Model confidence (mean pLDDT): 75 of 100. The RNA shown here (Bacterial RNase P class A) has 342 nucleotides and comes from a Bacteroidaceae bacterium. Taxonomically the source falls in Bacteroidaceae (Bacteria, Pseudomonadati, Bacteroidota, Bacteroidia). Its Rfam family is "Bacterial RNase P class A". It is annotated as a ribozyme.
């Protein structure tokens, strides 16, 4: 240098007007201060938080599944096991609980697991026995190659090489490695172990409440008059059917929920690592039809002969952990793999 592989970052800058939105503040409209993302998305997973439901137990049913680990939790994330795939690499990217029982395995094939059709050998030869080396079916046909060895064949023998038991050693562990032993069919599904799962989502829910309502309940009155009005008080006159108390839901709509949090940033100290400790520091959007805008100007890229145009993907709605999508240019570090120089 080129084309890669991995992690991580940035993702328009700044100035002026004029505006929206919370929030202080003041002299009452002046000023001040703060305003979207790395995924705010999909709502696919977990979790807080709330209402309801829930005595204890067991049975089922549905998710998960290699190991160690981290975590409020996970189906995430760290960090390793074995095994298959992709790529020269540098990496990636999929599967893997358990096997003590028990059951299917259509077609096709002699058979699919107490195997003989053909084929190969013996025999006492219209038959008997032996025989998994050879053919042919199949996703699988008695672990696999080669020698020995047999009548002819076979783990019958032996060497290597896959697996599986058993033993030591290493590891927390998945395993991994020596060594013993012929112990060796393939999928699938029931089963089994072990771990989770109660519904509904901030329109949860909770506090005040206009109105319906001249509605309800209680009392007292209706010509034998409650109250009312002249009035300082009693009488009087006078109007007169209504006067006085008083719960409860909770619609309009308002306030809480509502943003200090498993929280960020720095140092550090433990861990390979994800994490997690400890000290210090820092408040950073809270609208509800929904603020986060719009115009000029300057650079910065990018398109285009110029004049001009155009800024990836994308827009918070109660808050986290994740996971998947989409993202235009750019940046760092470290590794591959090819040229070329020194």
């Nucleotide at each position: 240098a080129a084309a890669g592989c991995u992690a991580a970052c940035c993702g328009g800058u700044c100035u002026g007007u004029c505006g929206c939105u919370a929030u202080c503040u003041u002299u009452u409209u002046u000023g001040a201060u703060a305003g979207a993302g790395g995924a705010a998305a999909g709502u696919c997973c977990g979790g807080g938080c709330a209402a309801c439901a829930u005595a204890g137990a067991g049975c089922a049913u549905u998710c998960c599944a290699c190991u160690u680990c981290c975590u409020a939790a996970c189906a995430g994330a760290a960090a390793g096991u074995u095994g298959c795939c992709g790529g020269c690499a540098a990496c990636g990217g999929c599967a893997a609980a358990g096997u003590a029982g028990u059951g299917u395995a259509g077609a096709a094939g002699a058979a699919a697991a107490u195997a003989a059709c053909c084929g190969c050998c013996c025999u006492u030869u219209c038959a008997g026995g032996g025989u998994a080396a050879g053919g042919g079916u199949g996703a699988g046909a008695a672990g696999g190659u080669a020698a020995g060895g047999u009548a002819a064949g076979a783990g019958c023998u032996u060497a290597c090489c896959a697996g599986g038991u058993g033993c030591g050693u290493g590891g927390c562990g998945a395993c991994a490695c020596g060594u013993a032993u012929g112990c060796u069919g393939u999928a699938c599904a029931c089963c089994u172990u072990g771990g989770a799962a109660g519904u509904u989502g901030c329109a949860a829910g909770a506090u005040c409440g206009u109105g319906u309502a001249a509605a309800c309940c209680g009392g007292c009155g209706u010509c034998a008059g409650a109250g009312g009005g002249c009035u300082g008080c009693u009488c009087g006159c006078u109007c007169a059917a209504g006067c006085c108390g008083g719960a409860g839901g909770g619609u309009a709509g308002a306030u809480c929920g509502c943003u200090a949090g498993a929280a960020c940033c720095u140092g550090u100290c433990g861990g390979c690592a994800a994490c997690g400790g400890c000290a210090g520091g820092u408040c950073g959007a809270g609208a509800u039809u929904a603020a986060u805008g719009a115009c000029a100007g300057a650079c910065a890229g990018g398109a285009u002969u110029a004049u001009u145009c155009c800024u990836a993907c994308a827009g918070a709605a109660c808050c986290c952990g994740g996971c998947u999508u989409a993202u235009a240019g750019g940046u760092u570090a470290g590794c591959u793999u090819u040229u070329a120089u020194u």